[in-house]
RNA sequence: GACGAACGCUGGCGGCGUGCCUAACACAUGCAAGUCGAGCGGGGUAGAAGCGGACGGUAACUGAAGCUUUUAUCUAGCGGCGGACGGGUGAGUAACGCGUGGGCAACCUGCCUCAGGGUUUGGGAUAACAGCUCGAAAGGGCUGCUAAUACCGGAUAUGCCUAUGGCCUCGCAUGGGGCUAUGAGCAAAGGGGAAACCCGCCUUGAGAUGGGCCCGCGUCCCAUCAGCUAGUUGGUGAGGUAACAGCUCACCAAGGCGACGACGGGUAGCCGGCCUGAGAGGGUGACCGGCCACACUGGGACUGAGACACGGCCCAGACUCCUACGGGAGGCAGCAGUUAAGAAUCUUGCGCAAUGGGGGGAACCCUGACGCAGCGACGCCGCGUGGAUGAUGAAGGCCUUCGGGUUGUAAAGUCCAGUAAGCAGGGAAGAAUAAGCGUGGGGUAAUAUUCCACGUGAUGACGGUACCUGCCUAAAGCCCCGGCUAACUACGUGCCAGCAGCCGCGGUAAUACGUAGGUGGCGAGCGUUGUCCGGAAUUACUGGGCGUAAAGGGCGCGCAGGCGGCCUGUUAAGUCGGACGUGAAAUCCCCUGGCUCAACUGGGGGAGGUCGUUCGAAACUGGCGGGCUUGAGUGCGGGAGAGGGAAGCGGAAUUCCCGGUGUAGCGGUGAAAUGCGUAGAUAUCGGGAGGAACACCAGUGGCGAAGGCGGCUUCCUGGACCGUAACUGACGCUGAGGCGCGAAAGCUGGGGGAGCGAACAGGAUUAGAUACCCUGGUAGUCCCAGCCGUAAACUAUGAACACUAGGUGUGGAGGGUAUCGACCCCCUCCGUGCCGCAGCUAACGCAAUAAGUGUUCCGCCUGGGGAGUACGGCCGCAAGGCUAAAACUCAAAGGAAUUGACGGGGGCCCGCACAAGCGGUGGAGCAUGUGGUUUAAUUCGAUGCAACGCGAAGAACCUUACCAGGGCUUGACAUCCCCCGACGCGCGUGGAAACAUGCGUUCCCUCUUCGGAGGGCGGGGAGACAGGUGGUGCAUGGCUGUCGUCAGCUCGUGUCGUGAGAUGUUGGGUUAAGUCCCGCAACGAGCGCAACCCUUACCCUCUGUUGCUAACAGGUGAAGCUGAGCACUCUGAGGGAACUGCCGGUGACAAACCGGAGGAAGGUGGGGAUGACGUCAAGUCAUCACGGCCCUUAUGUCCAGGGCUACACACGUGCUACAAUGGCCGGUACAAAGGGUUGCGAUACCGCGAGGUGGAGCUAAUCUCAAAAAACCGGUCUCAGUUCGGAUUGUUCUCUGCAACUCGAGAGCAUGAAGUUGGAAUCGCUAGUAAUCGUGGAUCAGCACGCCACGGUGAAUACGUUCCCGGGCCUUGUACACACCGCCCGUCACACCAUCUGAGUUGGCAGCACCCGAAGUGGCUGAUCUAACCGCAAGGAGGAAGGUUACUAAGGUGAAGUCGGUGAAGAGGGUG
Repeated sequence: GACGAACGCUGGCGGCGUGCCUAACACAUGCAAGUCGAGCGGGGUAGAAGCGGACGGUAACUGAAGCUUUUAUCUAGCGGCGGACGGGUGAGUAACGCGUGGGCAACCUGCCUCAGGGUUUGGGAUAACAGCUCGAAAGGGCUGCUAAUACCGGAUAUGCCUAUGGCCUCGCAUGGGGCUAUGAGCAAAGGGGAAACCCGCCUUGAGAUGGGCCCGCGUCCCAUCAGCUAGUUGGUGAGGUAACAGCUCACCAAGGCGACGACGGGUAGCCGGCCUGAGAGGGUGACCGGCCACACUGGGACUGAGACACGGCCCAGACUCCUACGGGAGGCAGCAGUUAAGAAUCUUGCGCAAUGGGGGGAACCCUGACGCAGCGACGCCGCGUGGAUGAUGAAGGCCUUCGGGUUGUAAAGUCCAGUAAGCAGGGAAGAAUAAGCGUGGGGUAAUAUUCCACGUGAUGACGGUACCUGCCUAAAGCCCCGGCUAACUACGUGCCAGCAGCCGCGGUAAUACGUAGGUGGCGAGCGUUGUCCGGAAUUACUGGGCGUAAAGGGCGCGCAGGCGGCCUGUUAAGUCGGACGUGAAAUCCCCUGGCUCAACUGGGGGAGGUCGUUCGAAACUGGCGGGCUUGAGUGCGGGAGAGGGAAGCGGAAUUCCCGGUGUAGCGGUGAAAUGCGUAGAUAUCGGGAGGAACACCAGUGGCGAAGGCGGCUUCCUGGACCGUAACUGACGCUGAGGCGCGAAAGCUGGGGGAGCGAACAGGAUUAGAUACCCUGGUAGUCCCAGCCGUAAACUAUGAACACUAGGUGUGGAGGGUAUCGACCCCCUCCGUGCCGCAGCUAACGCAAUAAGUGUUCCGCCUGGGGAGUACGGCCGCAAGGCUAAAACUCAAAGGAAUUGACGGGGGCCCGCACAAGCGGUGGAGCAUGUGGUUUAAUUCGAUGCAACGCGAAGAACCUUACCAGGGCUUGACAUCCCCCGACGCGCGUGGAAACAUGCGUUCCCUCUUCGGAGGGCGGGGAGACAGGUGGUGCAUGGCUGUCGUCAGCUCGUGUCGUGAGAUGUUGGGUUAAGUCCCGCAACGAGCGCAACCCUUACCCUCUGUUGCUAACAGGUGAAGCUGAGCACUCUGAGGGAACUGCCGGUGACAAACCGGAGGAAGGUGGGGAUGACGUCAAGUCAUCACGGCCCUUAUGUCCAGGGCUACACACGUGCUACAAUGGCCGGUACAAAGGGUUGCGAUACCGCGAGGUGGAGCUAAUCUCAAAAAACCGGUCUCAGUUCGGAUUGUUCUCUGCAACUCGAGAGCAUGAAGUUGGAAUCGCUAGUAAUCGUGGAUCAGCACGCCACGGUGAAUACGUUCCCGGGCCUUGUACACACCGCCCGUCACACCAUCUGAGUUGGCAGCACCCGAAGUGGCUGAUCUAACCGCAAGGAGGAAGGUUACUAAGGUGAAGUCGGUGAAGAGGGUG
């Protein structure tokens, strides 16, 4: 884009189309094929005439029955024509069925047209009818009568046909046509009319129309259908047909078809066309048109011009119906309609008015063909649901940053219009060549029937419809809005509910679900589903590929086939062109007309074929002929080679056997053990046996088609190469099938068997070890004969030929030059490698040995899995091989390259990373944190490193967030409004308090016009609001941890690459460092590193009290205590100093490194602050801030009490120890850095002590905390659970505080636990460091073993980078990218799904053999029957029935085939 559609939601009108795609399932009812009386006899009805004469009547008369004639009309039967058309359907059919183009010299053709001729004379029947009779019916039977355009005989024969001749002529074969002679055979029907004449009838020829048969070409899938065929193929003869023909039969021959796909299976009506597509193609075959086939299923013939017959017949079968059970009837795939099936497809309508058909002379009759109407948005087309104006941008809705935005000129309002429906009025075209009548003409002697022309002239289903006018008022939905793809927000939901075409959305902020608002799209429709084409160059003819993505056959030989060198002649099959024919109509395109337009439709033209005939061209391809030598081959001359086969020979080595020497081990491994060995091994010497393989040479060397080939000699044998140019003259290339070769393993038979060695055994290893290692060891490996036929049979690269830069090795052959000499050097050909340009390639790469550029031929591929599997077939002894699917399932599988990450990969290098050391932890007691448990609550967070003495620099109340209880509700806190009042203070009552309540007392500040106003504070009230340590650190900001103070992370421009990306940043050195140097398609730059900052170490200057005290003076028990001084120390400001600067060496003349000098300090001097791009959805919503969510007399707030302090346990971090390098006692020294007014608190006094009393001094270099401790000196203890250790407990106290019960710290006395150096494991530290010793501070009323800071004493060790951990750079592999804590394989268990096998069982289909054999046709047929003709007759001819036979439908039986259904169980597969 399209549809004969269906489904969902919705639905105003009209026009034109269209409507059972499924059950070719079954059908009630009605209708769909009749007509002709001008073919015939009869009958009915209604008349007329004549005869007739009943009844009645006196009669006139009336006039019944009947008879004859006749008119109109109807018609059962006989007869004629039509029921073979029209209408339906698509079952069957893979076929001359259809399409296209031809042929019939091998044919037929009713009605129609033209032409010739004729239409004569006889005859016998039979329906109807009547009578009898059978049957329930449907239907018959017998007897009798009768007509014809029914039937039959004779005559005639323009002629036709046939037999035998003759002549002429034509053709592509058989042969055709014409003329003619003779013989035989063959016709007819009448009707109407007064007649003429008309309609018929017979015969012949021609035409037209319609058909029959034959042929070329085209016409789906499967080769897992490869062979098929007995009337089969042909001939002769006969039969048969309209006609050719094995169409049928007899006989004869043995043919015919097939890889150019026979036979078989599946599917299917074919075409014009229709849909799609740029085209080529692909799909399709509804409607309309052409052809075919079918008519309940199967078979059969009859009649006829035509049928093997939709609304005919016979038979068989199934089904339905009627029945009196004897027997009958039926066939909607005609139009309506019904049932059923189904997702699904209409009215039991009107009319013959038109068009067409049948019959008829006609009127007319019939016509579910057809014309119309009805139903269905099923499709196409057209129209409408209003137009203009209208801003306060209304209300409402939705959103909101609360300002507004949007819906939106949309609405309302105002003005205007009336399409379509409805109602009313008017109102077509479609209808004229009817009959009849009139006029004229033809015809006739004339009229008439009749024929022609003109005039007149009836007839409308649709339908009172289209159209015109008037009145009057109705009518919008559906889908979508994450990307593709036009269109976005809110709410709800919370991996639920759901969506989804693909990718994918949804786990609390969903533009993706649902709803709403809004937008977008289309619009009486819109979506969905299904199907087809397109996009899809994704089957590639146009127009693809095969080194690694799927794809080169393992290799050769070669039949068919395909393709094929140079010159020349010829031909005209291919090819090209012209003309003619055909390619139906409709459709399509163009032009033009008709419906108001369009859809629709009329007219004209165009277009459409690999088609047929004919004429022409001759380049190319093909055919035929002639020639050539360059392709190919042969000859001649040479040399190279693990090419193949056979026979023989050789040495080294292993093993075994025999003997000698010799003694305790050997062997084997990472280490061992099994094993061998005192019965003498291993080792060693000599001799012997046997099998297999051939060291060195040996080489990206050689040979071969591939597999493959390796000692030496001989014989046989294949191929290639070089040189030469004598010969042949295109002899060539490729190669489906086919045939052959084909490593290893394996198989069969027979040998052989040294070594090695699947299986197997043992020993080890291991969690296990059906492995790797070891000791043994059977098949096998070897030979002969025969199989197998595979492989990463790989160059993952088919063969052949040609062309397209070079360079450099190597094997073989030849040439040139030079020369004594091929020693070098140069060149050519063949082979074999590497590098490389152009070109190619997705890239990698290939690159004269192409994966480049071309030609030819073969093989192969078409997403992954299922699966190289199943089934079938072929091969094989087997193993198995070759060929080779489907169901189902997935949204990928895959290639190459890139960046990372990773590796029990590599290289280089760092780090207390290991190592070397020192001290710890892990064991004990206690402290502290955590887990767990408990609890009313034990608030919350932190959880590997990077949580756990963490948030917490300090939980008795408070803190406090938790629990139970008691209270409050605009609130403890903020802003706004109103009212009142300063606030408050004191004393009571209730209560645990919060709070409630009473009494008393007091009356703020500023301005002022003195009225008041404003502000602060407090109380009361109303509502907006407050409040939340409620949830979300995975919505966030900020801050922080970590990798890591690791040396990295990037950018601009340029360059390279299709791109991701690379380069720079890699490389050579060097560094602590991407630090620096050099090199380089890079050149620069940024964030990091370093430096700048602080501190410390040295010096100088300045400063000089509260610090200091050298000199001077004073002074004490002592003392910078005092005067004095600012030298020194020190304080704290400033400056200097260090830069690889200097020297030597190394290095590349660099950067730098090593050593040295000087210096307080030396190579970043020590320490700190400082943390790149980023990672961990790391941590924190409980510091704070903040989005959205939640609570609102509570999840807020106040109070008192409890809890956070629990305790069987487990872990982390610490303290104190276990002691003698120690404890205790006494004595004597030396710091730094800090703190202090709610504070530090001296001297003094009291207390054993904690502490108390007291208060000097100090807002601090002044006073004070404050004693430093280890150390040192002296004494004691003497190795013990102790004079170690101090837990625990008792008791008495002290201090802080409103308050130490839960639950503080401290002191005294008493008590005196565990613990004797700590398993596996594990931590810190490289120098003023570890270790050890004390001191201070923050928090704080009190509480420190924690934290932060300070100084004192003060080590050991580092060979080194193999290993553990972490990290950096380069490189490599990767199937990882959530990135190795990755990915992922197989079994097992469970569920589901499809498949295969399967004892069987059940059905379909087609064929074969046999049995039976209806109807029918053909053949035969004695007896039977028999109107027409012959015959005087008898009888005959002919016919019929019956019988029989051939064929045969249906049915039956049997054995096999094929395709399904089902099936216990088995097998593998897929998904979860």
The prediction has a mean pLDDT of 84. A computed fold for a 1472-nucleotide RNA from an uncultured bacterium, annotated as small-subunit ribosomal RNA. The RNAcentral record of the sequence draws on ENA and SILVA. Its Rfam family is "Bacterial small subunit ribosomal RNA".